[in-house]
Context: one part of a larger RNA
C1' cells in the first nucleotide's frame, strides 16, 4: 500500500421486510450428470455451466461408430505431357452407395504476327505441397461473460517522507453519481458519471397517396364516387423541462421540501453506451495464429447406424390439479412484423363481454399413454417428424426442507408475429390486449461503495 475480520461508523441495491405470482410434489418437453453403448462427437462447471454453443441432428448437417472405397487427394499454387473443350439430355452392366466399366443424341472455346505460339478448360504424371472440428485458451490475436452502469481508476507539477509511499481523491454538507458547493499544501488534468445519439409521451410547421372524412352533393351503401386538406395517420423539420417561477429550509452555497403553470417535474420513461482492472474466467469446434503431432492417414468419399439409448439424480420450462372454472353458441377491438414490389393485395388475434349447460365429483376437471384410420413435407418418416379423426383415458385434489422473479402500464394473465427452416418449438427474439398488490422501515441475510481500526496474511 492492499486484502481480510462472526471490528466500528456512514450509505446504497427487489438485498431483507411488505406484497403478488411461481419453482421444489404430478405428467410431459428440453438441457445436464450418471449409466449403457460399436458410437451414444465435442465444448460449457458456483454466482457468471445445465431450453448454453444448437436462430431448428430423419439423409445432409456431423465433427462420433461399423463396413466399403481413394491417395498430389473434395480444395489452392507451381512444373511436365496430352486433348480441345466445357455444358445439357437419354439410357445399360456390377454395386448398399461412393465408385468402376461400356453406349447414344444435342452442342461444339477465345486471341492469332496462323507457328500447337499464347490464354482458358479438361485428363494423366512427378514432387514441392494440399488437408486435419488432431493437442495446447496455462504460448496467443480477436470476440465474450463477470464484478457492474458499481462510482470509481489514474496522471502532471508542487509539497511531505531516508524510503515503500502519502497528499490531491481526506473533511463538513449534498447527489443516482469523485454530482455539485464550502473548506484544506495543494493546483490542475485524463479515463469513467452526466450530456451529446435512438425510441415513446405534448404541440406547431411542411406534405396529402395507397392513408383520413368534419361540412357539401351523389350512392348499387362499401370513403364507394365527386370533392375536401379540417381530423386520424404517415415522415421530415422545429418547439418544449431548465429547480426556469413562487414559498419554505439550508451557510447568503450546493441542494432539499411544498406549490403554480404544464402533455410531461426534478435523471420524464425505456434503450444504446460498460473506466483502470479482476477471475492464467470462456472460446485453438466461428475465424486468425506460434509450437507440437498425423501424412495410403488423426486426410478425403459413401452407405447404414449414432448424437433421439434409460435403473436413476439435478437445472430450465409447458400443461394441470378446476366453478374467479370447463364445454357449446354468440361476439368485437390491436400492435409489430413477414410475403422479391405493395399505408393499395394477402397472412392477421385471444382473453374480455352476452346466452345456455355442468353443481364439487378424480368429475363434462386433467390430458399423459396406447390402439386404429388418415393428412402434409420430403429421394426417404423403421430406428427418429409434425398435424387431424375415433377410441383409450394415467399421474395429479395446490406440493417437505428449501428456493426464484417482480416496484407500474411493472407483476400476473391473453393471444399475435419473426428469425432458423423442405418439414419440425412448450425454446429464443419481438409485439400489442386486459391489468393489480405492497414498500412501516434498514435490526437481520446477500452483494457493493467511502472513511476508520486490528492483523503472526500478500
Nucleotide at each position: 500500500u492492499g486484502a481480510c475480520g462472526g471490528g466500528g461508523g456512514c450509505c446504497c441495491g427487489c438485498a431483507c421486510a411488505a406484497g403478488c405470482g411461481g419453482u421444489g410434489g404430478a405428467g410431459c418437453a428440453u438441457g445436464u450428470g450418471g449409466u449403457u453403448u460399436a458410437a451414444u462427437u465435442c465444448g460449457a462447471a458456483g454466482c457468471a455451466a445445465c431450453g448454453c454453443g444448437c436462430a431448428g441432428a430423419a439423409c445432409c448437417u456431423u465433427a462420433c461408430c461399423a463396413a466399403c472405397c481413394c491417395u498430389u487427394g473434395a480444395c489452392a499454387u507451381c512444373c511436365c505431357u496430352g486433348u480441345c473443350g466445357c455444358g445439357g439430355g437419354g439410357a445399360c452392366c456390377a454395386g448398399a452407395g461412393a465408385u468402376g466399366g461400356a453406349c447414344c443424341c444435342c452442342u461444339u472455346c477465345a486471341g492469332u504476327u496462323c507457328g500447337g505460339c499464347u490464354g482458358g478448360a479438361c485428363a494423366g504424371g512427378u514432387g514441392a505441397c494440399a488437408g486435419g472440428u488432431g493437442c495446447u485458451g496455462c504460448a496467443u490475436g480477436g470476440c465474450u461473460g463477470u464484478c457492474g452502469u458499481c462510482a470509481g481508476c489514474u496522471c502532471g507539477u508542487g509539497u511531505c517522507g531516508u524510503g515503500a509511499g502519502a497528499u490531491g481523491u481526506u473533511c463538513g454538507g449534498u447527489u443516482a453519481a469523485g454530482u455539485c458547493c464550502g473548506g484544506c499544501a495543494a493546483c490542475g488534468a485524463g479515463c469513467g458519471c452526466a450530456a451529446c445519439c435512438c425510441a415513446c409521451g405534448u404541440c406547431c410547421c411542411u406534405a396529402g397517396u395507397u392513408a383520413c372524412c368534419a361540412g357539401c352533393g351523389g350512392u348499387u351503401c362499401g370513403g364507394c364516387c365527386g370533392g375536401g386538406g379540417a381530423c386520424u395517420c404517415u415522415a421530415g423539420g422545429g418547439a418544449a423541462a431548465c429547480c426556469g417561477c413562487c414559498g419554505g429550509u439550508g451557510a447568503u452555497a450546493a441542494g432539499c421540501c411544498g406549490g403554480a403553470g404544464g402533455a410531461a417535474g426534478g435523471u420524464g420513461u425505456g434503450g444504446a453506451u460498460g473506466a483502470c482492472g479482476u477471475c492464467a474466467a470462456g472460446u485453438c469446434c466461428u475465424c486468425a495464429u506460434g509450437g507440437c503431432c498425423c501424412u495410403u492417414a488423426c486426410g478425403g468419399g459413401u452407405u447404414g447406424g449414432g448424437c433421439u439409448a434409460c435403473a436413476c439424480a439435478c437445472g430450465u420450462g409447458c400443461u394441470a390439479c378446476a366453478a374467479u372454472g370447463g364445454c357449446g353458441g354468440u361476439g368485437a377491438c390491436a400492435g409489430a412484423g413477414g410475403g422479391u414490389u405493395a399505408a393499395u393485395c394477402c397472412c392477421c388475434a385471444a382473453a374480455a363481454g352476452c346466452c345456455g349447460u355442468c353443481u364439487c365429483a378424480g368429475u363434462u376437471c386433467g390430458g399423459a399413454u396406447u390402439g386404429u384410420c388418415c393428412u402434409c413435407u420430403g429421394c426417404a418418416a423403421c430406428u427418429c417428424g409434425a398435424g387431424g379423426g375415433c377410441a383409450u383415458g394415467a399421474a395429479g385434489u395446490c406440493g417437505g426442507a428449501a428456493u426464484c422473479g417482480c416496484u407500474a402500464g411493472u407483476a400476473a394473465u391473453c393471444g399475435c408475429g419473426g428469425a432458423u427452416c423442405a418439414g419440425c418449438a412448450u425454446g429464443c427474439c419481438g409485439c400489442g390486449g386486459u391489468g393489480a398488490a405492497u414498500a412501516c422501515g434498514u435490526u437481520c441475510c446477500c452483494g457493493g461503495g467511502c472513511c476508520u481500526u486490528g492483523u503472526a496474511c500478500a
A computed fold for a 458-nucleotide part of an RNA from an uncultured Alphaproteobacteria bacterium, annotated as small-subunit ribosomal RNA, 3' major domain. The RNAcentral record of the full RNA draws on Greengenes. It matches the Rfam family "Bacterial small subunit ribosomal RNA".